[in-house]
Notes
Predicted 3D model of a 360-nucleotide RNA (Bacterial RNase P class A) from Binatia bacterium (SeqCode).

RNA sequence: AAAGUGGAUCAAGCGAUCGCCCUCCGCCUCAAGCGGAGGGAGGAAAGUCCGGACUCCACAGGACAAGGUGGCCGCUAAUGGCGGCCCCGAGUGAUCGGGGGAAAGUACCACAGAAAACAUACCGCCCAUUUUUUAUGGGUAAGGUUGAAAAGGCGAGGUAAGAGCUCACCGGUCCGUCAGUAAUGACGGACGCUUGGCAAACCCCACCCGGAGCAAGACCAAAUAGGAGGGUUGGGUGGUCCGCCCAUAACCCUCGGGUAAGGUCGCUCGACCCCGUGAGCAAUCAUGGGGCAAGAUGAAUGAUCGCUAGGGUUCCUCUUAGGAACCAAUACAGAAUCCGGCUUACGAUCCACUUUAGCC
Numbered sequence: 001a002a003a004g005u006g007g008a009u010c011a012a013g014c015g016a017u018c019g020c021c022c023u024c025c026g027c028c029u030c031a032a033g034c035g036g037a038g039g040g041a042g043g044a045a046a047g048u049c050c051g052g053a054c055u056c057c058a059c060a061g062g063a064c065a066a067g068g069u070g071g072c073c074g075c076u077a078a079u080g081g082c083g084g085c086c087c088c089g090a091g092u093g094a095u096c097g098g099g100g101g102a103a104a105g106u107a108c109c110a111c112a113g114a115a116a117a118c119a120u121a122c123c124g125c126c127c128a129u130u131u132u133u134u135a136u137g138g139g140u141a142a143g144g145u146u147g148a149a150a151a152g153g154c155g156a157g158g159u160a161a162g163a164g165c166u167c168a169c170c171g172g173u174c175c176g177u178c179a180g181u182a183a184u185g186a187c188g189g190a191c192g193c194u195u196g197g198c199a200a201a202c203c204c205c206a207c208c209c210g211g212a213g214c215a216a217g218a219c220c221a222a223a224u225a226g227g228a229g230g231g232u233u234g235g236g237u238g239g240u241c242c243g244c245c246c247a248u249a250a251c252c253c254u255c256g257g258g259u260a261a262g263g264u265c266g267c268u269c270g271a272c273c274c275c276g277u278g279a280g281c282a283a284u285c286a287u288g289g290g291g292c293a294a295g296a297u298g299a300a301u302g303a304u305c306g307c308u309a310g311g312g313u314u315c316c317u318c319u320u321a322g323g324a325a326c327c328a329a330u331a332c333a334g335a336a337u338c339c340g341g342c343u344u345a346c347g348a349u350c351c352a353c354u355u356u357a358g359c360c
């Protein structure tokens, strides 16, 4: 220098003018209004995919179903997240991807191919019969052919030809010892050792799991309509009044429930943020000091201009660069109960490391 790998940080800056939302203060009796001060989007606010907080509903206990997770150990409020380690795979490498069980059972494995799982036999090889060819019968699976995948691999012996048929090495299964908390690894022994892939197909094993979600939920509530009670009133009883019974058409009073794109709360101080110290390989934990930083609801957080920085194009020069002019108007993107993650989108800068080539 080129090509890569992993990580961190920032998210253009300053000023002027005009606006918007919230809080506080002042004028004002309150409200409204006016004036002043302060605060006002993100690393992903996104997808709503996981996990929790919080709220309401349900709930004696247990089990099934459904759903989810899946190496081991740890961290955490919790997780499918994170950290460390183990194994397998990819890469020259930095590094990255994956993770229960296929010997419980069932299903599937296109095309091609002899054969895709109770193995089988197209070509070939060998033997016998037959007149050479050919044909028939038998043996074999070493070789060829197909495929993503072919029944342990490879070499030697052996054989008519072959074959774990026998042997060495590698691989595998089982057992033991040692190391490790464990996953697992190392070593030794035994066994010639038929049994592929797929579980994001059913299934089996272990563990987790009640449902709905801030439009949760709570409170205040006018008009109209309707409900309950009472009174006035009307009817009945009665000679009359009180009383009792009935009615609720009309009027009045009281009560309680509900309604509105009504209001208030929930609402933002919280597993919070910043700077240290200690423990730990780390995730993280403990502790000291400091800080308060949106809270809207047809939903604010904006618009214009100037300067600087950055970008693009063209030109010039004294060319590791500098200068001038012009252009664009600045990546992805906009909170909605909150928090921890994951995933996706995206601009710039920096750091560490790897490979290759050159120079010292």
Stems, first nucleotide, its partner, number of pairs: 001356010012308007020040008042332001046343002049341005054213004067208004071085005086099005100204002105202002108197002122144002124140006152170002155167003171193001172191008217265004227255006233247005272291008309330001311327007
It is recorded under the gene name rnpB. It matches the Rfam family "Bacterial RNase P class A". It is annotated as a ribozyme. Of the family's consensus pairs, 95% are formed in the model. The organism belongs to Binatia (SeqCode), within Bacteria. The prediction has a mean pLDDT of 76.